[in-house]
RNA sequence: CGGACAGGCAGUCGCCGCGUCGAUUUCGACGGGGAGGAAAGUCCGGUCUCCACAGGGAAGCGUGCCGGCUAACGGCCGGGGGGCCGCUCUCAAAGGGCGGUUUACGGAAAGUGCCACAGAAAACGUACCGCCCGGCUUCGGCCGGGUAAGGGUGAAAAGGUGCGGUAAGAGCGCACCGCGCCUGGAGUAAUUCAGGCGGCAGGGCAAACCCCACGCGGAGCAAGACCAAAUAGGGGACGAGCGGCGUCCCGUCGCGCUAAAGUCCCGGGUAGGUUGCAUGAGUCCGGCAGCAAUGUCGGACCUAGUUGAAUGGCUGCCACCUUGGUUCGCCAAGGUACAGAAACCGGCUUAUCGUCCG
Numbered sequence: 001c002g003g004a005c006a007g008g009c010a011g012u013c014g015c016c017g018c019g020u021c022g023a024u025u026u027c028g029a030c031g032g033g034g035a036g037g038a039a040a041g042u043c044c045g046g047u048c049u050c051c052a053c054a055g056g057g058a059a060g061c062g063u064g065c066c067g068g069c070u071a072a073c074g075g076c077c078g079g080g081g082g083g084c085c086g087c088u089c090u091c092a093a094a095g096g097g098c099g100g101u102u103u104a105c106g107g108a109a110a111g112u113g114c115c116a117c118a119g120a121a122a123a124c125g126u127a128c129c130g131c132c133c134g135g136c137u138u139c140g141g142c143c144g145g146g147u148a149a150g151g152g153u154g155a156a157a158a159g160g161u162g163c164g165g166u167a168a169g170a171g172c173g174c175a176c177c178g179c180g181c182c183u184g185g186a187g188u189a190a191u192u193c194a195g196g197c198g199g200c201a202g203g204g205c206a207a208a209c210c211c212c213a214c215g216c217g218g219a220g221c222a223a224g225a226c227c228a229a230a231u232a233g234g235g236g237a238c239g240a241g242c243g244g245c246g247u248c249c250c251g252u253c254g255c256g257c258u259a260a261a262g263u264c265c266c267g268g269g270u271a272g273g274u275u276g277c278a279u280g281a282g283u284c285c286g287g288c289a290g291c292a293a294u295g296u297c298g299g300a301c302c303u304a305g306u307u308g309a310a311u312g313g314c315u316g317c318c319a320c321c322u323u324g325g326u327u328c329g330c331c332a333a334g335g336u337a338c339a340g341a342a343a344c345c346g347g348c349u350u351a352u353c354g355u356c357c358g
Base pairs, nucleotide, nucleotide: 001358002357003356004355005354007318008317009316010315011314012313013312015034016033018031019030020029021028022027036338040349041348043347044346045345046344047343048220049219050218051217060216061215062214063213064212065079066078067077068076069075080105081103082102083101084100085099086098087097088096089095106211107210111209112208113205114204115203128151129150130147131146132145133144134143135142136141159177160176161175162174163173164172178200179198180197181196182195183194184193185192186191224275225274226273227272234266235265236264237263238262241255242254243253244252245251282301283300284299285298286297287296288295289294319336320335321334322333323332324331325330
């Protein structure tokens, strides 16, 4: 660094779903099932659902070397380039080779902006010390000019090493390296190799604005669908009586007598319930294809489904760790992580006592 596990067994008492039987809201008996590698953060992508949507553009957000995988991704795999480290080739530098590691890695030759401190100068280049030439001199230096090799500043100073050259220097000239352009070869591509040409464009920052290419409608299972009380309100039909006291009549009281009480029906919504919701980009084993991610074929299996939100407690034995004691045989006490489903799936990130394998 990668992978696997993440206390084990037995007994007992409970909790939540499921099936069968008995009872028939409730309940009982039996059988069987019951958290994770991260269930977490909700960061990214998707399934599913509803809403919106002629087409085009802008804004906004995201992604950014190349190829592949995938349902998709900002994920994964493979490759390329760059940085760093080690070894090595070389007298040495530059550079090359091998191995490891790391990398948000489109564009700085479209424009704008920024580059602290230090420093002469941080970008239409420049000159503090120095070097060289000329003049002056009170012999300490001063003035004018040339230069950018050396020193100094800095994270960064307009290619590097060497030879020539020069007053001193300088791609000023040359060789090699670097850079740019062209041609050819290799590769799907990123890119790379060789040759030629050019003394040589070019400081850095785009995780600054920006430019370029590509992608993105919104909200989310409290989505959504279905069933559906009581009360109040709406619509329609019937309607001259209706209701209380009372066994009934009488009686009496209350509400009404056409914009009407009352009865019945209809529809919407709420409480409540059902569903969505557990057979799925499923799990395990094996074969094949592929460097790999992954794909494919065959076989076996069904593995939580709640909403005051179940998945737990106790006892015994064993395993490991810590502390103390010990007659070194053991004994006693304590501890065994992080955490915990809530529509589902693929990733990433973060947390994690310890054990095993490579």
The RNA shown here (Bacterial RNase P class A) has 358 nucleotides and comes from a marine eukaryotic metagenome. Its Rfam family is "Bacterial RNase P class A". From the family's description: Ribonuclease P (RNase P) is a ubiquitous endoribonuclease, found in archaea, bacteria and eukarya as well as chloroplasts and mitochondria. It is annotated as a ribozyme. The prediction has a mean pLDDT of 77.